Description
Model confidence (mean pLDDT): 76 of 100. A computed fold for a 328-nucleotide RNA from Sulfurimonas sp., annotated as Bacterial RNase P class A. The sequence was found by an Rfam model in a public genome assembly. The model forms 97% of the base pairs in the Rfam consensus.
RNA sequence: ACAGGUACAAAGAUAGUUACUUGGGUCUCCCAAGAGGAAAGUCCGAGCUGCUGUAAGACAGUGUUCCAUUUAACGAAUGGCCGUAGCAAUACGAGGGAAAGUGCAACAGAGAUUAGACUUCUUGUGUUAGCACAAGUAAAGGUGAAAAGGUGUGUGUAAGAGACCACCAGUUUCUAUAGCAAUAUAGAGAGCUUGUAAACCCAACAUGGCAGCAAGAAACAGAUGGUUAGCGUCUUACAUUGCUAUUGUUUCGCUAGAGGCACAACGUAAGGUGUGCAGUAGAUUAAUAACUAUUACUACAAAACUCGGCUUAUUUGUACCUGCUUUA
Numbered sequence: 001a002c003a004g005g006u007a008c009a010a011a012g013a014u015a016g017u018u019a020c021u022u023g024g025g026u027c028u029c030c031c032a033a034g035a036g037g038a039a040a041g042u043c044c045g046a047g048c049u050g051c052u053g054u055a056a057g058a059c060a061g062u063g064u065u066c067c068a069u070u071u072a073a074c075g076a077a078u079g080g081c082c083g084u085a086g087c088a089a090u091a092c093g094a095g096g097g098a099a100a101g102u103g104c105a106a107c108a109g110a111g112a113u114u115a116g117a118c119u120u121c122u123u124g125u126g127u128u129a130g131c132a133c134a135a136g137u138a139a140a141g142g143u144g145a146a147a148a149g150g151u152g153u154g155u156g157u158a159a160g161a162g163a164c165c166a167c168c169a170g171u172u173u174c175u176a177u178a179g180c181a182a183u184a185u186a187g188a189g190a191g192c193u194u195g196u197a198a199a200c201c202c203a204a205c206a207u208g209g210c211a212g213c214a215a216g217a218a219a220c221a222g223a224u225g226g227u228u229a230g231c232g233u234c235u236u237a238c239a240u241u242g243c244u245a246u247u248g249u250u251u252c253g254c255u256a257g258a259g260g261c262a263c264a265a266c267g268u269a270a271g272g273u274g275u276g277c278a279g280u281a282g283a284u285u286a287a288u289a290a291c292u293a294u295u296a297c298u299a300c301a302a303a304a305c306u307c308g309g310c311u312u313a314u315u316u317g318u319a320c321c322u323g324c325u326u327u328a
Base pairs, nucleotide, nucleotide: 001325002323003322004321005320006319007318008317009316010315012295013294014293015292016291017290018289020034021033022032023031024030025029036300040311041310043309044308045307046306047305048212049211050210051209052239053238054237055236056235057234058233059232061207062206063205064204065203066080067079068078069077070076081095082093083092084091085090096202097201101200102199103196104195105194118141119140121136122135123134124133125132126131149168150167151166152165154164155163169193171190172189173188174187175186176185177184178183216252217251218250219249220248221247223246224245225244226243227242260277261276262275263274264273266271
């Protein structure tokens, strides 16, 4: 230099003029603030609200699935272990169980899990030979992704076979060492061993109700109703005497939050703790802008209850790491 990987930052700026929304004031005026890193998707989790209220238990249902930690919580995050891909930096994982049971593995093949005998092999009977029948066998050959661990001029047998022996692979038990653990390494044994659970299923843990701010609450006005009440199911206990549907207008919900920024020490990190600072949109026929001048690198794009994550779209720059590449 080229190719690849990881992390972070920004997303126009300055000045002037005019305009819109909210809040405040000494109110014909002045001051302050005003759409993102994803506001998108609606995939998760919660705060909050309603179904008369509260508590306890069980089940259906739903979700997760290696270990430890973080968090209000999560199926999220951080760090590790194992596996896969890659030369590597790294990335991804729907990462428990096949020894509880059921199912599936096309075609080919004799036969696909107490499966199986097509070509062969051995023994017996019949037979002129050939051949036929019966019994045994699954080593070699063939089909197949796979024939049910592999190798051995081994033992053994009528011929054979993990039937046995030696070595090896896988699975699993125990011991030792390291680690909080998942696990790794080493040694000693065992049953001789297809795969599949993002198939049904089993196990453990968690939740245990639905709907969602167009949830809902209040006031005013009017008319017509309903009813002693549940919110997936069931059980138990206590409390209340009233509760409730529909329409229109206004107000609230509605922005001070598990919040933001800075610093410090702790921690590998996620992160929490302490100190300090500021007050940073609340529209509802839907504001957050327009023009001028100078300058800059621009894309994806637009708040509607709020927050923590994940995923997706996209421009520019910076730093570090890797390399079977090239040059000095």